[in-house]
A computed fold for a 349-nucleotide part of an RNA from an uncultured Pseudomonadota bacterium, annotated as small-subunit ribosomal RNA, central domain. The sequence was found in a public genome assembly. It matches the Rfam family "Bacterial small subunit ribosomal RNA".
Context: one part of a larger RNA
RNA sequence: CUGGGCGUAAAGCGCACGUAGAUGGCUUCGUAAGUCGGAUGUGAAAUCCCCGGGCUCAACCUGGGAACUGCACUCGAAACUGCGUAGCUCGAAUGUGGAAGAGGGAAGUGGAAUUCCAGGUGUAGCGGUGAAAUGCGUAGAUAUCUGGAGGAACAUCAGUGGCGAAAGCGACUUCCUGGUCCAACAUUGACAUUCAGGUGCGAAAGCGUGGGGAGCAAACAGGAUUAGAUACCCUGGUAGUCCACGCCAUAAACGAUGAGAACUAGAUGUCGGGGGGGUUAGCCUCUCGGUGUCGCAGCUAACGCGUUAAGUUCUCCGCCUGGGGAGUACGGCCGCAAGGUUGAAACUC
Numbered sequence: 001c002u003g004g005g006c007g008u009a010a011a012g013c014g015c016a017c018g019u020a021g022a023u024g025g026c027u028u029c030g031u032a033a034g035u036c037g038g039a040u041g042u043g044a045a046a047u048c049c050c051c052g053g054g055c056u057c058a059a060c061c062u063g064g065g066a067a068c069u070g071c072a073c074u075c076g077a078a079a080c081u082g083c084g085u086a087g088c089u090c091g092a093a094u095g096u097g098g099a100a101g102a103g104g105g106a107a108g109u110g111g112a113a114u115u116c117c118a119g120g121u122g123u124a125g126c127g128g129u130g131a132a133a134u135g136c137g138u139a140g141a142u143a144u145c146u147g148g149a150g151g152a153a154c155a156u157c158a159g160u161g162g163c164g165a166a167a168g169c170g171a172c173u174u175c176c177u178g179g180u181c182c183a184a185c186a187u188u189g190a191c192a193u194u195c196a197g198g199u200g201c202g203a204a205a206g207c208g209u210g211g212g213g214a215g216c217a218a219a220c221a222g223g224a225u226u227a228g229a230u231a232c233c234c235u236g237g238u239a240g241u242c243c244a245c246g247c248c249a250u251a252a253a254c255g256a257u258g259a260g261a262a263c264u265a266g267a268u269g270u271c272g273g274g275g276g277g278g279u280u281a282g283c284c285u286c287u288c289g290g291u292g293u294c295g296c297a298g299c300u301a302a303c304g305c306g307u308u309a310a311g312u313u314c315u316c317c318g319c320c321u322g323g324g325g326a327g328u329a330c331g332g333c334c335g336c337a338a339g340g341u342u343g344a345a346a347c348u349c
Base pairs, nucleotide, nucleotide: 003321004320005319006318007303008302012317014201015200016199017198021194022193023192025088026087027086029084030083031082033081034080035077036076037075038074040072041071042070049065050064051063052062053061054060091191092188093187094186095185096183097182098181099180103177104176105175106174107173108172109171110154115149116148117147118146119145120144121143125136126135162169163168206247207246208245209244210243211242215241216240220236221235222234223233258316259315260314261313262312263311266294267293268292269291270290271289272288273287274286275285276284277283298305299304322349323348324347331342332341333340334339
């Protein structure tokens, strides 16, 4: 390589869109590139194989045959694939009518709480811990009341609830906007699936410029603890956390499970629709779409999975091939940098 694999042993790209490519529903007619059959030519000799012969045998040598699984050309076949033609509606999409939602963006508004400032009341403590101390306080703190400022986050509702491709999304109102689901019809007529490159999105931290800064808090300082304590605990505290714009492109980016399609027992909860029944807020039942739990067959090394498959199959992509060295070195590409991405070898077990 072939093969075998990818939930946890090595292995699913963080997620999507999509180009080339690969793959592709039902029917008609045609074609004959693939495919299948026949004929002809060619497929050197030697080698291999079969039957003989020669060296005393064998190796070896040698005669004949077969084979040379191939190629070219030609005559046919037309099921399947391809191509062309004409259609179809079940895949896909669009329209109509409904529905739910923390889906996204922008602007505005609200209350609780923390902190700070001003004023009132009031007096000796407050704070903190295992215990303390640093710290704050007679220049009047803590506590309490009134008023004000400012920033950030939205208690209850809240739910293996919802929405989103993933990252993620939670106060309220308005505007703009994406997707999804259901019902019955209508329309288009395979318009589909996947996707190397490519493009876009992508938590937190970090970076650049300018704002903002209440609380929290790397670094840092002090107090404790300790043999020491560059920690855990305490008092402070700067970047940062927030906003705008621009970068970065990584995470246990996890369901450690790629996307799409078909098929294969059930039971039960819940969310969003629709139909039927009924004793009509309740309830029973059928069905479509999501999200959980349990479980048959089957699968699995086991754990477990089990119509939301890790079962049975098909299409396409990505990835793995002993541990360490190493996600390192070198080179390329990207980045302001930090670094990212691609990604070895020697050596060693």